Large-subunit ribosomal RNA, domain I from an Amoebophilaceae bacterium, 539 nucleotides, folded computationally.
Rfam family: Bacterial large subunit ribosomal RNA. Gene Ontology terms of the family: structural constituent of ribosome and ribosome.
The sequence was found in a public genome assembly.

Context: one part of a larger RNA
């Protein structure tokens, strides 16, 4: 030096552990804002900063109910508080600077400047209060004035308007990707889409949604890559109406008029609403019984806080401790859990099953709102017009211009109107099926910022959420943005009086406290690397 042994320091892996998180179920909410939201500045405690709560009435104020001994949040220490019922927990109200849709004007957000009326007041000045943005709708003749309503935020889910590329086709242009990311616009607890101008095929089905299958079929396609349905069948869930016209009344502005009226538009009101065609219209019968709807009472249920709730001991062992071993017992509509100095049904908090109620909600009864004919006749009227259809251009559907219906855009054109129109996939005819150009409509289906319960062949501190700890913090950027490390004394702080050593508030040796201190706050466990010492072997 160099290998090995022991003993330390050094490190932090390992085990164990969870205060945190993933991932779902059932229920609940599904919205907040000018009554000023979302999100922040600034303050705010006897007490510096931080989080938390609060807002100049400021870890708070009132009221009500609950509840019963401690309390003043994380957080000690002083001083206070409280059975005359306080801390807490439900409900309700009350304050609630500033900034921010910000909205009196302005602005480099959290700040500077104002007008009008009222008060301190008598004036100026300062001070409190209170109104004063812009659209937009109704109402008054207009200006303008009352009064209503919009704004902005917020995870996804919904619906329109706009809409890539990469990439696949083993390039690549048509196609793909994909109507997807994305970007605007709305809305709703869902939204959208809905009561046949739909489907079928000689038989039939009867709004629409959403599952399964029909099917990777039929089709579509540089017939390439790939896109891809529908009848029809079997589930879920179910609910059907109202208008527009025609006729008929009123009302208001016009027209005429022989002053009798007639008539034209406008509003309102009845009436009416569909394909076996219905309706008006005309005569003829009924006229509120059952329903269903609305909106009020009444006794019920359900419903916050919360409240009650069984049963075990032992002069036994081990132990610091007993819930553990041993012995004997007990309850059970409770032996789910968690906790207690180890492993507790019987010691605590719960649990199973009970009880309680404010707001509020639900079915029920009683009143009360509004809603609802039937026959027959068919001459006459009504039955959604710049539509439906055609052409050109596009574009949606399984269809990529094809022989291309069907729907919907744009620009030209442009019908019939019920002995009427559409449609069945070019296009005729037959035969079937409906009845456009008006609207509304639960459920069955999507989603989870959030709230309450509960689960897991999830995860256990380099893992799981970026965040288990003052985490979107610290820290990095000029910004858009990026983004960490970081848990565990101990059952109880019992967190080591005192005293030595030393210069010491370092550091250690005693003492002591603890089951243990080789548990000392750099604190469970304490692995390797890495260093140090003894000792042995080799050179």
């Nucleotide at each position: 030096a160099g290998c090995g042994u022991a003993u330390g320091g050094g490190g932090a892996a390992u085990g164990c552990c969870u205060a945190g998180g993933c991932u779902c179920u059932c229920a609940g909410a599904g919205g907040c804002g000018a009554u000023g939201a979302a999100g922040g500045a600034c303050g705010u405690g006897a007490u510096a900063a931080a989080c938390u709560g609060c807002g100049a009435u400021a870890a708070g104020c009132c009221g009500u109910g609950g509840g019963g001994a401690u309390u003043g949040g994380u957080u000690a220490u002083a001083c206070a508080a409280a059975g005359c019922g306080a801390u807490c927990c439900g409900c309700g109200g009350a304050u609630u600077u500033c900034c921010g849709a910000a909205u009196g004007g302005g602005g480099c957000a959290a700040c500077c400047c104002g007008c009008u009326c009222c008060g301190g007041u008598g004036a100026a000045g300062c001070c409190g209060g209170a109104g004063c943005a812009u659209c937009u709708c109704u109402a008054c003749a207009a200006a303008g004035u009352a009064g209503g309503g919009a704004a902005g935020c917020a995870a996804a889910c919904c619906u329109g308007g706009g809409g890539a590329a990469c990439u696949g086709a083993a390039a690549c242009a048509u196609c793909u990707a994909a109507g997807u990311a994305c970007c605007c616009a709305g809305a709703g607890g869902a939204a959208g889409a809905g009561a046949a101008a739909a489907c079928a095929a000689u038989a039939g089905u009867g709004a629409u949604u959403c599952c399964g299958u029909a099917a990777g079929u039929a089709g579509u396609g540089g017939c390439g890559a790939g896109c891809g349905a529908a009848c029809g069948c079997g589930g879920a869930a179910c609910a059907g109406c109202c208008c527009a016209a025609a006729c008929c009344a009123c009302a208001g502005c016009g027209g005429u008029u022989g002053c009798g009226g007639c008539u034209g538009c406008u509003g309102u009101g009845g009436g009416g609403u569909u394909g076996u065609a219905g309706g008006a219209c005309u005569g003829a019968c009924a006229c509120a019984a059952c329903g269903g709807u609305u909106u009020a009472g009444c006794a019920a249920g359900a419903a916050a806080a919360u409240c009650c709730a069984a049963a075990u001991u032992g002069u036994u062992c081990u132990g610091g401790a007993a819930a553990g071993a041993c012995a004997a017992g007990c309850c059970a509509u409770a032996g789910c859990a968690g906790g207690u100095g180890a492993a507790a049904g019987c010691c605590c908090u719960u649990u199973a099953g009970g009880a309680g109620u404010a707001a509020u909600c639900u079915a029920g009864c009683u009143a009360u709102u509004c809603c609802a004919g039937u026959c027959a006749g068919u001459a006459u009227c009504c039955u959604g017009a710049g539509u439906a259809g055609g052409u050109c251009g596009g574009c949606g559907c399984c269809g990529g211009u094809g022989a291309a219906a069907c729907a919907c855009c744009g620009a030209c054109u442009g019908a019939a109107g019920c002995u009427g129109c559409c449609g069945g996939c070019a296009c005729c005819a037959u035969c079937c099926g409906g009845u456009a150009a008006g609207g509304c409509u639960a459920a069955a289906u999507a989603c989870u910022c959030c709230u309450g319960a509960g689960a897991g062949a999830c995860c256990g501190a380099u893992a799981g959420u970026g965040a288990a700890c003052u985490a979107g913090u610290a820290c990095c950027g000029u910004g858009a943005g990026g983004g960490a490390a970081a848990g565990g004394u101990g059952a109880a702080a019992a967190g080591u009086a005192c005293c030595c050593u030393g210069a010491a508030u370092a550091a250690g040796g005693g003492a002591g406290u603890g089951a243990a201190a080789a548990a000392g706050u750099c604190c469970c466990u304490g692995a390797a690397a890495c260093c140090a010492u003894a000792c042995g072997c080799u050179u």